The part of an RNA shown here (large-subunit ribosomal RNA, domain II) has 679 nucleotides. The coordinates come from a structure-prediction model, not an experiment, and the mean pLDDT is 84. RNAcentral holds the full RNA, with entries from SILVA. Rfam family: Bacterial large subunit ribosomal RNA.
Context: one part of a larger RNA
RNA sequence: GCCGGCGACUUAUAGGCACUGGUAGGUUAAGGCGAAAAAAUGCCGCAGCCACAGGGAAACCGAGUCUGAAAAGGGCGUUAUAUCAGUGUUUAUAGACCCGAACCCUGGUGAUCUAACCAUGUCCAGGAUGAAGCUUGGGUAACACCAAGUGGAGGUCCGCACCGACCGAUGUUGAAAAAUCGGCGGAUGAGGUGUGGUUAGGGGUGAAAUGCCAAUCGAACCAGGAGCUAGCUGGUUCUCCCCGAAAUGUGUUUAGGCGCAGCGGUAAUGAUUAUAGUCUGGGGGUAAAGCACUGUUUCGGUGCGGGCUGGGAGACCGGUACCAAAUCGAGACAAACUCUGAAUACCAGAUGCACACAUUGCCAGACAGACAGUGGGGGAUAAGCUUCAUUGUCAAGAGGGAAACAGCCCAGACCACCAGCUAAGGUCCCCAAAUCAUCGCUAAGUGAUAAAGGAGGUGAGAGUGCACAGACAACUAGGAGGUUUGCCUAGAAGCAGCCACCCUAUAAUGAGUGCGUAAUAGCUCACUAGUCAAGCGCUCUCGCGCCGAAAAUGAACGGGGCUAAGCGAUGUACCGAAGCUGUGGGAUAUGUAAAAAAUAUCGGUAGGGGAGCGUUCCGUAUUAGGUAGAAGCACUAGCGGCGAGCAGGUGUGGACGAAACGGAAGUGAGAAUGUCGGC
Repeated sequence: GCCGGCGACUUAUAGGCACUGGUAGGUUAAGGCGAAAAAAUGCCGCAGCCACAGGGAAACCGAGUCUGAAAAGGGCGUUAUAUCAGUGUUUAUAGACCCGAACCCUGGUGAUCUAACCAUGUCCAGGAUGAAGCUUGGGUAACACCAAGUGGAGGUCCGCACCGACCGAUGUUGAAAAAUCGGCGGAUGAGGUGUGGUUAGGGGUGAAAUGCCAAUCGAACCAGGAGCUAGCUGGUUCUCCCCGAAAUGUGUUUAGGCGCAGCGGUAAUGAUUAUAGUCUGGGGGUAAAGCACUGUUUCGGUGCGGGCUGGGAGACCGGUACCAAAUCGAGACAAACUCUGAAUACCAGAUGCACACAUUGCCAGACAGACAGUGGGGGAUAAGCUUCAUUGUCAAGAGGGAAACAGCCCAGACCACCAGCUAAGGUCCCCAAAUCAUCGCUAAGUGAUAAAGGAGGUGAGAGUGCACAGACAACUAGGAGGUUUGCCUAGAAGCAGCCACCCUAUAAUGAGUGCGUAAUAGCUCACUAGUCAAGCGCUCUCGCGCCGAAAAUGAACGGGGCUAAGCGAUGUACCGAAGCUGUGGGAUAUGUAAAAAAUAUCGGUAGGGGAGCGUUCCGUAUUAGGUAGAAGCACUAGCGGCGAGCAGGUGUGGACGAAACGGAAGUGAGAAUGUCGGC
C1' cells in the first nucleotide's frame, strides 16, 4: 500500500414544542393485594401534581385588583380547554458523537545503567631523567662551599596493558538505538578496577554540562484520580423528494469562540396587508458647475503702509523701474467653500405581475468570504494590496464562449431523443458553419504587449497662397554701374566689426544668402529673361501604419498558415449551449369531496422538512417452506422499482427458516498518520 473484520449522536432523569391516543377536569407516586380456570398489560393506594381567577411586595380584596386624595387616568387581568401517557425533536445535567494531548495530584517501584560517598580487595610491561639526604676527597679557625660517588624523589618524561575520546573516513532500513578503521590524550595518580553498601523524584547526586538517577530527565518510572480538560485538528457509515442560507450589525479578557438581531426551514394564523413596474407629490446639497461667503491663487490698474533716496536745524516737503494692504478688471483651485444644482436613490399616495408579506411557536446554520464593474478612503490615483459603499458572479452553479482559465461574456442542468430555433462567440484547415457580397484602409506579418519623443510612410478632410498675362522643379543666360559707400583697420574691396542701406542703367540685379582670400580674386544665392508645360507650395485636423522596443533552455497569433484567413463600415446566410421549441416520461404545488384536466415548478453547500430501503433480535408462531436439501457462498444477456434494493435459475453447501403485520436496537464505512488480521 491493497483486501477482509471491527469502528463514532447513545442511555437515564427533568423541562420546552409538535404530532398521536385516552378522559372531559386529568392523573396516580412510594407502597400493597392476589393463583381451581380465565384475567396480572389487573386491582388497591385521593397523599401529591397540573388545571379550574386574578391583582398586589404584603396585609388583603376579588371579575377584578394595584397605584392614587380620587368614582380620574394608567398597569396587569376578566371573554378560549385542560390533563395524563406514547412517539419525534430540542435543551439542561451527566464522559453525552468518536479518537487525540502536554500537564496536575495521590500512593508506590527503582542507584544491577549512571553520579557521589563508605568499607574491603586488586592492577599499572619496559625504558629515561636523577631532587633531598648520605659517603669520600678537597676546603674552612669552625661552618659555609666545591667535586666525585651513593641515593632514588616527582599530580616528572617516552611508551604496552588499562582508562579516555582530539581529528578524519566508513557506517546512517548499520555488524552496532554511537560502532569500526587509521592517527590521538593520560598511563604512580585528583589513577584504573572488582565485590558489598549508602543517598529517591516538590528528591538525590553533580571538579557544574541542567549533566546523571536502568536506551526515559527544565523534574524518573508504575498504578490510580481518569473516559482530566481540549473555544483546537481529524473522522462520523443506506436511498429518494421539497425548500434553501450566511461569511453582516452589535456586545464580548472578544477577534479562527460565543450571545442577541439580520438572512434559511417548518407549522399555524392574518388583513389584500407586502411587492417589480407605471403615474403623482415630496425633502435633499452629492456629480457637475461656480467664486456670492470661507480660504488658496496668477497678471494688470489705482497705491494705505513700508524700504531706498534728495532737501531741511526740525516740523515737514519731494523722488522712486522696490515690497505691498485695500479696492477695480481679467483668469484659476477646494473632502472639512457654496450664489447654484442634476441623474439615481429614498419617503408618501394611487394603480398593480410573479406570489410574495406580516405575526407567533419550534429547528437551524452562519458571524475567515473571493473576484469583477462603479463611487471613495489608505498606499506611490503600486499590488492577484488593504478598507468601506453599491451591483453581479463564484461560494452553493453544471452547460457554451474566452487555446488552457472558481469570480469575465452568454445561459440557470427533472429524465430520455441519431428532431428543430437561437445566445455569447464564430464560419481556410486542425474544428461545426461564408475561401459570402459591397465599399474603403493597412504593406508593417501591423494584425500578439508600451510612453515621452521623432520622420517628405500612406489615405481622407479643412484653410490659405502662387499659376496659360506660364506657376513649382530642371536646364540655358544675365546677376551690372556710382563703389574698394562711410567708419574702423596693417588690410576690411557685398561677406572680422560699427553706422547707414541711397542713386543710376535695366528684363533683373541686396551697399548683398552662403563658401572662399592676408586683402583682392573665384564659386554661389536672392532677383530677371528664355526653354518647357499644368498644376505647385504652406498650415491644421482625422484614419491606418514606421522608429523608439534589451533577459536569461527555443516559442506567448492556441497551431498550421494567412496580404486576407488583417482593420473599418454595411448586408444576407449559416454554425453554435443541458437556453427556447418539439415528442415521450416522472415528481412537487395549486386544483378536486376524491380523481382527472389545466397551470406553475423541479441546479444546489451549511441547514430545515417529508417519504422510504436494508441489517440483528422479539411477538402473532410449534407460521409457510425445508435431507425430494434451510441459511450462507459463487455465477447469471431473466423480472419489477426513480433509488436504497427485491425476486428467479444453476452450482456449492448440509440444517434451519422466509414473506406479512407489529415491536426493540450493539442497525448500513472509503477515508479518522483509525484498529486487528492477511498478503